[in-house]
RNA sequence: AGUUUGAUCCUGACUCAGAGUGAACGCUGGCGGCGUGGAUAAGGCAUGCAAGUCGAGCGAUUCUCUUUUUGGAAAUAAACUUGAGUUCUUCGGAACAAUAGUUUAUGGAAGAAUUUUGGAUAGCGGCAAACGGGUGAGUAACGCGUGAAUAAUCUACCCUUAGGAAAGGAAUAGCCCAGAGAAAUUUGGAGUAAUCCCUUAUAGUAUUCUAGUAUCAAGUUAUUAGAAUUAAAGAUGGCCUAUACUUGUAAGCUGUCGCCUAAGGAUGAGUUCGCGUCCUAUCAGCUUGUUGGUAGGGUAACGGCCUACCAAGGCUAAGACGGGUAGCUGGUCUGAGAGGAUGGUCAGCCACACUGGGACUGAGACACUGCCCAGACUCCUACGGGAGGCUGCAGUCAGAAUAUUUUGCAAUGGGCGAAAGCCUGACAAUGCGACGCCGCGUGAGGGAUGAAGGCCUUCGGGUUGUAAACCUCUUUCACCUGGAAAGAAAGUUCAAAGCUUAAUAGGUUUUGAAUCUGACGGUACCAGGAGAAGAAGCCACGGCCAACUCCGUGCCAGCAGCCGCGGUAAUACGGAGGUGGCAAGCGUUACUCGGAAUUACUGGGUGUAAAGGGCACGUAGGCGGUCUACUAAGUGUGAGGUGAAAGUCUUGGGCUCAACUCAAGAAUUGCCUCACAAACUGGAAGACUUGAGGUCGGUAGGGGAGAGUGGAAUUGCCGGUGUAAGGGUGAAAUCUGUAGAUAUCGGCAGGAACACCGUUAGCGAAGGCGACUCUCUAGGCCGAACCUGACGCUGAGGUGCGAAAGCUAGGGGAGCAAACAGGAUUAGAUACCCUGGUAGUCCUAGCUGUAAACGAUGCGCACUGGAUGUUUCUGUGUAACAACGGGGAUGUCGAAGCUAACGCGUUAAGUGCGCCACCUGAGGACUACGGCCGCAAGGCUAAAACCCAAGGGAAUUGACGGGGGCCCGCACAAGCGGUGGAACAUGUGGUUUAAUUCGAUGAUACGCGAGGAACCUUACCAGGGCUUGACAUGUUAGAAGUAGCAUUGAUGAAAGUCGAUGCGACCGGUAUCCAGUCCGGUACUAUCACAGGUGCUGCAUGGCUGUCGUCAGCUCGUGCCGUGAGGUGUCGGGUUAAGUCCUCCAACGAGCGCAACCCUCGCGCUUAGUUACCAUCAGGUUUCUUCGGAAAUGCUGGGGACUCUAGGGUACUGCCUCGGUUAACGAGGAGGAAGGUGGGGAUGACGUCAAGUCAGCAUGGCCCUUAUGUCCUGGGCGACACACGUGUUACAAUGGUUGGUACAGUGGGUUGCUAAGCCGCGAGGUGGAGCUAAUCCUCAAAACCAGCCCCAGUUCGGAUCGGAGUCUGCAAUUCGACUCCGUGAAGCCGGAAUCGCUAGUAACGGCGCAUCAGCCAUGGUGCCGUGAAUACGUUCCCGGGCCUUGUACACACCGCCCGUCAAGCGAUGAAAAUCGGGGGUGCCCGAAGUCCCGCUCGAUAAAGAAAAGGCCGAAGGCAAACUCGGUGAUUGGCGCUAAGUCGAAACAAGGUA
Repeated sequence: AGUUUGAUCCUGACUCAGAGUGAACGCUGGCGGCGUGGAUAAGGCAUGCAAGUCGAGCGAUUCUCUUUUUGGAAAUAAACUUGAGUUCUUCGGAACAAUAGUUUAUGGAAGAAUUUUGGAUAGCGGCAAACGGGUGAGUAACGCGUGAAUAAUCUACCCUUAGGAAAGGAAUAGCCCAGAGAAAUUUGGAGUAAUCCCUUAUAGUAUUCUAGUAUCAAGUUAUUAGAAUUAAAGAUGGCCUAUACUUGUAAGCUGUCGCCUAAGGAUGAGUUCGCGUCCUAUCAGCUUGUUGGUAGGGUAACGGCCUACCAAGGCUAAGACGGGUAGCUGGUCUGAGAGGAUGGUCAGCCACACUGGGACUGAGACACUGCCCAGACUCCUACGGGAGGCUGCAGUCAGAAUAUUUUGCAAUGGGCGAAAGCCUGACAAUGCGACGCCGCGUGAGGGAUGAAGGCCUUCGGGUUGUAAACCUCUUUCACCUGGAAAGAAAGUUCAAAGCUUAAUAGGUUUUGAAUCUGACGGUACCAGGAGAAGAAGCCACGGCCAACUCCGUGCCAGCAGCCGCGGUAAUACGGAGGUGGCAAGCGUUACUCGGAAUUACUGGGUGUAAAGGGCACGUAGGCGGUCUACUAAGUGUGAGGUGAAAGUCUUGGGCUCAACUCAAGAAUUGCCUCACAAACUGGAAGACUUGAGGUCGGUAGGGGAGAGUGGAAUUGCCGGUGUAAGGGUGAAAUCUGUAGAUAUCGGCAGGAACACCGUUAGCGAAGGCGACUCUCUAGGCCGAACCUGACGCUGAGGUGCGAAAGCUAGGGGAGCAAACAGGAUUAGAUACCCUGGUAGUCCUAGCUGUAAACGAUGCGCACUGGAUGUUUCUGUGUAACAACGGGGAUGUCGAAGCUAACGCGUUAAGUGCGCCACCUGAGGACUACGGCCGCAAGGCUAAAACCCAAGGGAAUUGACGGGGGCCCGCACAAGCGGUGGAACAUGUGGUUUAAUUCGAUGAUACGCGAGGAACCUUACCAGGGCUUGACAUGUUAGAAGUAGCAUUGAUGAAAGUCGAUGCGACCGGUAUCCAGUCCGGUACUAUCACAGGUGCUGCAUGGCUGUCGUCAGCUCGUGCCGUGAGGUGUCGGGUUAAGUCCUCCAACGAGCGCAACCCUCGCGCUUAGUUACCAUCAGGUUUCUUCGGAAAUGCUGGGGACUCUAGGGUACUGCCUCGGUUAACGAGGAGGAAGGUGGGGAUGACGUCAAGUCAGCAUGGCCCUUAUGUCCUGGGCGACACACGUGUUACAAUGGUUGGUACAGUGGGUUGCUAAGCCGCGAGGUGGAGCUAAUCCUCAAAACCAGCCCCAGUUCGGAUCGGAGUCUGCAAUUCGACUCCGUGAAGCCGGAAUCGCUAGUAACGGCGCAUCAGCCAUGGUGCCGUGAAUACGUUCCCGGGCCUUGUACACACCGCCCGUCAAGCGAUGAAAAUCGGGGGUGCCCGAAGUCCCGCUCGAUAAAGAAAAGGCCGAAGGCAAACUCGGUGAUUGGCGCUAAGUCGAAACAAGGUA
């Protein structure tokens, strides 16, 4: 800030805007720096690496170099033997001769031994492996943080100091030999070394014991004397000065490292304590080594740490014990702060290392990459047996999700080593991820024809927009080319100097020179090159919240953080254009803090909104009057120690800036110690009296308990009198009564309650208490001021009291009366009303423990203006009252103040203090489960899931009420006449139909649109046609025998279509004159735009209309009141037809309405008279005539009297009397034609009904376009079982019928009204005078006077039907009116119900007019004639106005709203049972292992090894319980869900408050 309301204020919750993250997801993605990255399954893991090093500890092995010795191979040469083969041959053989062998000589290889240099190494041995690295499972704990303690302790390597290092011995790996096994591994024999192991010696300031001294908080520390016990290892470099052999070595000397003892330091560790450290009481009691002691054991060390014995303790409401959750901190996020949330990276501590147990080694472990055992899992196996542990770095699976199976030891650091050096997934780097923070870029300037395109448009234009194009310029980053750091210190070699030493050796320190070492990486950075070149998206645009239009969709699709959008004009859905915001990111989701003063310490509340316990007593606790001196726990001041570093903050420095980083400072609000102060709080001490209590004297009272007594009344019983009813209700009935009721009189019985007095009077803590008397008993108030001396206030738990109903046992029972029965009422009536009636109500003894137990207001104390009652005590005063005072209690009204308002207001809800209780959105729920209480009923305590955006308080304006008051109206009443019954007419519904066109539907539709449906109208139906169209405008093109006109043919129902013949164009211009012919235009044809629509939406609209209602109302300005909505004015008292007027008044004025102004009727007057009028005068005409005349006729002259026509006037409560406020006004009267708005009309405020009308017209949007347009013929709108409305005619004698005689006024008339005359029974026909009208045309009827009818379905009534006609019209069949003749239906005054009318009205009677060819007109609208009755009055019905009241209504009572049942969905309780987890307990079994015991071996030694046994003991098994969770047939209620069922409980007096 949004959201409850018609609007308002308040309470209150939900939601949003901010910041943040180890994040994830969606869309998008240029560069760099610095950070950061397994939050899930402490789930499982393939592979590689992550802890070694020392040969200057040891033997052995091996390579290389060197010395010496041994060895004697190959090869060569010579001699001899052999003799394949070749040549020659006298064939007999001869010569040469390979090959093989032997010997000799030369040669010197392999090998062996020894020595030297350099290297490698399995094993023994030493050190390290307890660090570094990971994770947060467990842990609510001295685990962590902070501050102390250790006089209760240890500490390898390192440093300092002092001292030492003597003499011997036995084994055992490796290696060799022989076996077992698949392997892992392992057995036996022989034999060997050490800085391995052992014995002996020596030793003090070490350890133990004894005896002292000093000191100290504790037998603690220091120290004296004595006794006993306990050590060691060598390695390596060099020298020959004295000794020995004498070359050089050995002893010896010397350097360095190592070893042993002791003391100290440093570092690290162990242990103990104070304080702090989450939720839960629906966990209230827990504990047996438990608490303490003695003795012993054990440990580095204190200790029940362990064992035996003894005692019975220890902890707990300041939360023990139990359950849940969780590593803790520095810090981090948020916040103004106080707080809240959090503990990833970095740093400190802790814990863990597949799960559980255990010890060994060692200075250090109960040990992440050690050992043993058990278990689960995985792997190997020859099935016999074995192996393994990524919560190290990478990597893999699962998961929404979290990186490379990278490089290097160059730096920093660590281990080993004398050192070089080796090792180091610590670390340094790198890769990947917009995961975060920071920085940079994607260009800059100019550029209007405001281009094109897009979008919108009122069609003019606007916008995108200087944006683009185009011109000029720049080049960061990226790209290419070239150059090029810092990170390097050390080490090694050489030289010099110093120290050590006998020494120039060795070692070491310093200085100098040289040399050498870079993973990152040719990286940062610099320069050059080219070119605007390679680099912008995401979200939003109804309000909150910056940003708006069009199209699509049509409660659909969808959106949504909250409110809410969407049902045909959506700024809210989807798309587009535009705009806003942020930007290499932007949104969404999740979570934290904030806003939220919505847990309130800072900083909230409790009368009615959630919230005061039903009331009291009282425990713990909290708080506490006055004075004095003391103390110093709280408090204040100062000082010291600590509060790690990093972080935050300030200031400065370094990367071009920033992020980042370095340095310094401040801060770290805390804890500990010391000193000082003494006002306040506390403590301990003493005193005081005002708080509190006591004493004495009075006093009022339905205060309580028990016992007794009383009268009236009801009922019953008995008796008397007496007779037919009584009783009860809205009205009745059930019921009682002739077997004598009710009524009345007398008597008796019994129970309960106590009329009048009686009262916003009294008493009590509350519940509550009411006749009278007695007994017992509690509290209050007043007066006195004698006593105690703070003894007080509040009060968690606890205890007691506690209405009614209810329960148990026993009594009692008159009346009343749940349940129950009957009678009524009602649609029903398990109710309200009536007649009965049982528990109960009463008593005694117990239980229950709740109420709207309310003043909806906890108790106590103090303070803060008053007025006026009641009650009680008392003082002064009085003869007694009165009057004036002081207290207690109880009311009303009100100041300030408070309150959201209402209201409260010395009896506070004001102002403060103290203590307790309670509240934190509505529903679920005063419920479930668990616990406690109860005989039961039930009570107390008391959630969650789920679901909603509300729920609530007070007040305001309306509307409504089977609320109230006042008033009006033909609203009722009083009357008159109707409707509803009949027939017909007409309209509507329904039905029917191809169509019965459409609309109007309570009042406010229904003789309405329609004031004229046979065709037309006409919108409907069937069929037949036309398609720029029946009608308008424009464009383009064409266009002369063309358009058009006349006649006519075919076809057809017509429209139309196809023809034929004849005539035959218009306007303007041009061509000198001449145009049908050329040009342009009209008309026409064709085309394209468009026309057209009674198609939809009256819920998109204009205009018009109805209705409330001709009702008296509806508002505004300024002022005033109220936080505000609003109020006032406009209410009150009178009055009126009236918000009309008067008066009063915080209102004063004004507007729209009312009234008046307008028209008309009623009376004079004046003026003016034609077509109106004609009294008087004169004349004419006609008729009659008794011929005198009379009558008629405005006909003529004339008149202006009268009627009339049309101008103005008159009436205003003006006059009188009375009433009234000296008013408004009212009543009566006079005069007047008319009297109190004289009668009538027109005139309709703000608004209501989304009232009616798109079909009268207009009009937005949508829809149709060879049809929803248009033309035509025929049909329909007129149908007909029925229902309703409005009418007409009647039912008759106040009549009907026949005849006769009178008297009107509106208005209409040339396609018209039509006279006279003639014809027809008549409708009508014929005729045509007159009239464009005060001129001509148009019988008034009822009435009245007579005749007939005589009460009947008629001489009433006229429907219906038959026949014959007339008229209109193109045409009367569907479907006209009228006439004549005949026919002669229902109907004898109308049920429930209902309508109109108050005077020239109702009723009755006729006459006009509009529409119209005619007419379905009995309708509508006017006119005149005749002409009443009644109104006591406002109780009731209906409607309305004003004031007031209640309200849970505001779409406003046709409102709202409750519960059952039925359906769907959701979560949850119970439940036979079933499944799983957890922690304990008991028993069984019992691995490894320490410990105990201890045979044997070992040389009868030491160390050591070690069978059997025992205690404890993990896992496992069994058992009984506990606890948590899951599932569960069935079952209980709950919540939610546009239109289900039944009723009608609540809101108004809600119809029974």